RNA sequence: GCCGGAGUGGCGGAAUGGUAGACGCGCUGGACUCAAAAUCCAGUGGUGGCAACACCAUGAGAGUUCGAGUCUCUCCUCCGGCA
Repeated sequence: GCCGGAGUGGCGGAAUGGUAGACGCGCUGGACUCAAAAUCCAGUGGUGGCAACACCAUGAGAGUUCGAGUCUCUCCUCCGGCA
């Protein structure tokens, strides 16, 4: 340099172009226990706000579309192959 694959909350990882963050781990609170572990219940993306609530959020930017994590283009990073 060329070709292919990947990038989503703290971590792993789902999501047919139609509620973004399922599910698991972790974490927080509670139950149980003398106490703990295990187990069970509830909660848990970010920012602003006393709160109600609002806004933002799938590596970055643009495009297509009524609607994009998903399709197209450019770039960045990582992995593999070829030279």

Model confidence (mean pLDDT): 80 of 100.
This is a predicted structure of an 83-nucleotide RNA (transfer RNA) from a Parcubacteria group bacterium.
Its Rfam family is "tRNA". Rfam classes the family as a transfer RNA.
The sequence was found in a public genome assembly.